[in-house]
Molecule: small-subunit ribosomal RNA
Organism: uncultured Anaerolineales bacterium
RNA sequence: GACGAACGCUGGCGGUGUGCCUUAGGCAUGCAAGUUGAACGGUUCCGAGUCGCAAGAUUCGGGAUAGUGGCAGACGGGUGAGUAUAAGGUAGGAAUCUACCUCUUGGUGGGGAAUAAUCCGGCGAAAGCUGGACUAAUACCGCAUAACUUUGCAAGAAAAAAGAGCUUAACUGCUCGCCGAGAGAUGAGCCUGCCCGCUAUCAGCUUGUUGGUAAGGUAAUGGCUUACCAAGGCUAUGACGGCUAGGGGGCGUGAGAGCGUGGCCCCCCACAAGAACACUGAGACACGGGUUCUACACCUACGGGUGGCAGCAACCGGGAAUUUUGCGCAAUGGACGAAAGUCUGACGCAGCAACACCGCGUGCGGGAUGAAGGCCUUCGGGUCGUAAACCGCUGUGGAAGGAGAGCAAGCUCUGAGAGUAUCCUUCUAGAAAGCACCUGCUAACUACGUGCCAGAAGCCUCGGUAAUACGUAGGGUGCAAGCGUUGUCCGGAAUUAUUGGGCGUAAAGAGUAUCGUAGGCGGCCAGUUAAGUGGCGGGUUAAAGCCUGGAGCUCAACUCCAGAGAUGCUCGUCAAACUAAUUGGCUAGAGGAAGUUCGGGAGUGCUGGAAUUCUCGGUGGAGGUGUGAAAUCCGUUGAUAUCGAGAAGAACACCAAAGGCGAAGGCAGGCACUUAGGACUUUCCAGACGCUGAUGAACGAAAGCUAGGGGAGCGAAAGGGAUUAGAGACCCCUGUAGUCCUAGCCGUAAACAAUGGACACUAGCUGGCCGGAGUUAUUUUUCUGGCUGGCGCAAGCUAACGCGUUAAGUGUCCCGCCUGGGGAGUACGGCCGCAAGGCUAAAACUCAAAGGAAUUGACGGGGAAACGCACAACCAGCGUGCCAUGUGGUUUAAUUGGAUACGAAACCUUGAACCUUACCUAGGUUUGACAUGUACCUGCAAACCCUAUGAAAGUAGGGCCUCUUCGAGAGUGGUACACAGCUGCUGCAUGGUUGUCGUCAGUUCGUGUCGUGAGGCGUCCGCUUAAGUGCGGUAACGAACGCAACCCCUGCUACGUGUUAAAUCGUUCACGUAGGACUGCCGUACUUGCAGUACGGAGGAAGGAGGGGACGACGUCAAAUCAGCAUGGCGCUUACACCUAGGGCUACACACAUGGCGUAAUGGGUGGGACAACGGGUUGCAAGAGGGUAACCUUGAGCUAAUCCUAAUAAACCCAUCCUCAGUUCGGAUUGUGGGCUGCAAUUCGCCCACAUGAAGGGGAGUUGGUAGUAAUCGCGGGUCAGCUAUACCGCGGUGAAUACGUUCUCGUUUCUUGUACACACCGCCCGUCAAGUCAACAAAGUCAGCAGUACCCAAAGUCGGUACCCGAAACCGCAAGGAUCGGGCCGCCUAAGGUAAGGUUGGCGAUGGGGGC
Repeated sequence: GACGAACGCUGGCGGUGUGCCUUAGGCAUGCAAGUUGAACGGUUCCGAGUCGCAAGAUUCGGGAUAGUGGCAGACGGGUGAGUAUAAGGUAGGAAUCUACCUCUUGGUGGGGAAUAAUCCGGCGAAAGCUGGACUAAUACCGCAUAACUUUGCAAGAAAAAAGAGCUUAACUGCUCGCCGAGAGAUGAGCCUGCCCGCUAUCAGCUUGUUGGUAAGGUAAUGGCUUACCAAGGCUAUGACGGCUAGGGGGCGUGAGAGCGUGGCCCCCCACAAGAACACUGAGACACGGGUUCUACACCUACGGGUGGCAGCAACCGGGAAUUUUGCGCAAUGGACGAAAGUCUGACGCAGCAACACCGCGUGCGGGAUGAAGGCCUUCGGGUCGUAAACCGCUGUGGAAGGAGAGCAAGCUCUGAGAGUAUCCUUCUAGAAAGCACCUGCUAACUACGUGCCAGAAGCCUCGGUAAUACGUAGGGUGCAAGCGUUGUCCGGAAUUAUUGGGCGUAAAGAGUAUCGUAGGCGGCCAGUUAAGUGGCGGGUUAAAGCCUGGAGCUCAACUCCAGAGAUGCUCGUCAAACUAAUUGGCUAGAGGAAGUUCGGGAGUGCUGGAAUUCUCGGUGGAGGUGUGAAAUCCGUUGAUAUCGAGAAGAACACCAAAGGCGAAGGCAGGCACUUAGGACUUUCCAGACGCUGAUGAACGAAAGCUAGGGGAGCGAAAGGGAUUAGAGACCCCUGUAGUCCUAGCCGUAAACAAUGGACACUAGCUGGCCGGAGUUAUUUUUCUGGCUGGCGCAAGCUAACGCGUUAAGUGUCCCGCCUGGGGAGUACGGCCGCAAGGCUAAAACUCAAAGGAAUUGACGGGGAAACGCACAACCAGCGUGCCAUGUGGUUUAAUUGGAUACGAAACCUUGAACCUUACCUAGGUUUGACAUGUACCUGCAAACCCUAUGAAAGUAGGGCCUCUUCGAGAGUGGUACACAGCUGCUGCAUGGUUGUCGUCAGUUCGUGUCGUGAGGCGUCCGCUUAAGUGCGGUAACGAACGCAACCCCUGCUACGUGUUAAAUCGUUCACGUAGGACUGCCGUACUUGCAGUACGGAGGAAGGAGGGGACGACGUCAAAUCAGCAUGGCGCUUACACCUAGGGCUACACACAUGGCGUAAUGGGUGGGACAACGGGUUGCAAGAGGGUAACCUUGAGCUAAUCCUAAUAAACCCAUCCUCAGUUCGGAUUGUGGGCUGCAAUUCGCCCACAUGAAGGGGAGUUGGUAGUAAUCGCGGGUCAGCUAUACCGCGGUGAAUACGUUCUCGUUUCUUGUACACACCGCCCGUCAAGUCAACAAAGUCAGCAGUACCCAAAGUCGGUACCCGAAACCGCAAGGAUCGGGCCGCCUAAGGUAAGGUUGGCGAUGGGGGC
């Protein structure tokens, strides 16, 4: 884009078309084929007349009519079951017929016998049948005639007919008929060429088959049929079989080529319930005719009958689905008729259906306060929106009234449609808009609801609490009386590629250059022919349709007219370049001969040495073997080792190579024989003999199979030992088939260069092997052929990688193969095979990918380089014990919450008895403990004090107490409304802040350049550095964020200033400013050099970043925090808010983490003696004095601090002394008693003091910190704070080590490189079994059904043939009897249906089985 459509929602009008695609299922009822009285005899009705008294008879005219006869029922109408073939299309042909029609010609004479109707009987339920009697014809039969016709060589022979009507005085004329013959037209039959679906998992088919002769048969040719003879005919260019299917004009789509399709209309065919058959006829094997069988249905008196909608309507059924039991013959057409006319579900109309196409409408103009309302909102507004209201106008349509066609030809008449179309008048904006979509593709966005639910979805996908994707609403977009969905076809799809694709790695080159059939293609020159080819012309290509032009319906759809076209087939003619055919010639392709030469080419035979194993003998004496380490195993019956002799089988070291040969597989000790082949050289021969090659034949590694040999080594299977979680493996010890030979199978491999063969052309460089010619002559070099390698930005090709004269370049020819992944190279079938198996080769189902090449990362039990307390070295610990603290868990009314690998766990918390506090219980409050605003009320406090009550909060009362202009007001209180409040949720909505990789050296940009691109280069390489630090090289040149430096502390110096320090000066000290260090200088080495490194030196307080701190690139972890703060959204609002008391956060079987103290002699106790620094202090630090064993108490100088206090002896340390290796004079947990302090309060739940008590207790696997003023050890201060759980944290100083060979390993990091099937990036991806579910297919004992055929049996109707017996009969013969002939019956051939038998083939079901998909 399209549709004979269907479904969903919706639906105003008209025109024109279309409408059972499914069950060729079944059908009630009505209608669809009759007509003719001018063919005939009757019957009947009416009218008139004649005769008759009447009954009645008879004549004429008109009407109706069953029957006989004629013509038509073979057309028209329906359907598409069958049919893959002459059925159709197209172009031709000869051996034919043709009613009615037209033309021509010749006839139409004279007889006969019947029969329906009718009448009288019979049978039957009916349908119907039957006997007797009578009768007519254009019904039937002879005879006569025979132009023409048929037949025969001819003479000859044979064959016709029908009348009717009108008219006339007439046997006259006219009309319609009838018969013979010829011609035409029309229609039909037959024959031929070409075209005409899928399938080879259908490869052979055929016996009337193919041909001939004869006969029969037909309208006619012909195996159409029969007899005889011959043995043919078809087939890979697809016979035969299977499946599917009416064919065409056309129709849909497409740029076209094509692809799909065959509804309506037209042509042809076939069919008429399923089959068979003939009759009649011009024509049928006959839709509304016949006979028979079958199935079905109906009637029945059970004896027997009847029927055929795939005609028009209608009905049932089926189905997603397809209309009225309408009107009319007025028109067109048909049948009959002389005509009038009759019949006509053909046809013309109407009805139903938005089923399709076309046209029209649902208003038009004005109208802003941008109304109300909806929706959104940043609360300002925006939008629906001139949209509405409102004003004016119009009338397609609608309603009413009036008028009113054409279609009618042909003198009159005749209209179903229809009072329709159309026109006029009046009235009325009134009855008349929906559907789909709005993430991208794809035009169109917001809100709410929902919360991986409900749902959406064409594909990618959307939805897990902020969904433009679901649902709804508002708004928008698109189309519009429709809009969407579904289905189907074409297109896009160059995605089957003729036009117009590919095959190294994406799917795809067959294992093979062996042989080669058919086929396809084919060198140079000339002649002929004209098949292909080309030009011109003729015929045909129906109409309709398409296209162009025009015309008619108001337009259009639709219809009409004219033209063009119709790519095809066919005939004629011309041309002769090319192809072809044929004739003649040529030598460049191919081949042959001669000569030379080459090689692991093949086959057969002979033969050699080394090694291994075994046997025998000697020596020898304890091990050997084997491995990462071992063990199994061998060995004192003598191994291994070693020497000698012998046996056997297999394979051939060095040469040896990028090397050679072969079609490929493949081929290797040596020699001989047989045989095949290549290359080169130069003439000669011959003369296109060529290339490729479906099917086919041959060869074809290894493994495997059959038979017979052989068997040293090796070695599937098997056994044992190890390894391991296991080890059906890798390793070890044994070891059978096999490996080897002969003969025969198998026929596959990553049979690979993953690259078919042939020929030609298109830059090079450099090797190897085999020839030839020249040069030189010890081999060296040049040229020229063939084979075989490497490189390559020549060009070119390629998606890239790469290929590149050995093409994957440019061309020609031929073959093979591919068409998404899986299922599957599988099933079934066939062929081959002894088997294993091979070759050929699907489908259902399932997925949205599978795949190639390259890129960036990440990763690797890959490589290279480097770094880090990363390992190693060293020191001290942790892990055990007790305690403290934190966490988990458990418990609880509550044990508030957060943090959870490193990077949570002495963390948030730098202080939980109340408070804190967020938790629990209980009691209370509701504009609230707190903020702002509005309205109204309140002359009035609140706080404080007292009283009552209460656990308190609070409640109630009293006291005390303002300013003022006395009002409004300020303030306060109350009420009401807005609102407050929330440590309630979401750190995965966020800001900010922080952790971590990591103080690691990285991360990027601009321009340029390379690449189709992703991307690369820069940022790489070499050296170097702590460093992407620097230097050199370089398609890069520069730059940014990081590094470093700038900042702070500290170490040195100088200067200045200075008090509370100092008796004073200097020094110290404090503060401030400045200087100082830069590998700057010298030497050696590493380097050619630069940058730099190492060592040494000078100088210096300090030497190579002096030490420490702050400082954290691009980013990663949806890392942490909504409970510090802020904040979107959501939730609560007499409660999830607020107040209060008490409790809890302090629980305790356990587990973990971080610490403290210990376990002791490097120690513990006692006494004495030394030396600091950082800090803090008025709600405070507190000297001194006094009291107390002590904690502490009383008093209190001084100090707002370099002044006073803390503060003291700072401790470790030193000296002296006791303890003497023990659960102790170690250790201090736990517990008891008595005190002190803080505080409203110390029970849950604080700290301190004294006395007493006196537990456990050198730490498994594993693991942490530290490289120098560090670890270890020692004390001091501070913050928080009423007090304290501080052994924590933040600081300060004192004493003060050990060790680093080094980078293999562990962890982490950086750079380069490599592989990758990873990209959530190895905590990745992913394979197979098993378990659960489900789906489809396969096999399967069988079972059921269909289809086609074979053989036989039976055989209806029927044609044909026979018929001696029987029966019957009007036409001819005969006077008759009878005969001829015909019919019946009977017999025979054929034969539908049916039956039997064995098979074939297709399909359904099938316990179970094996696999497959999800």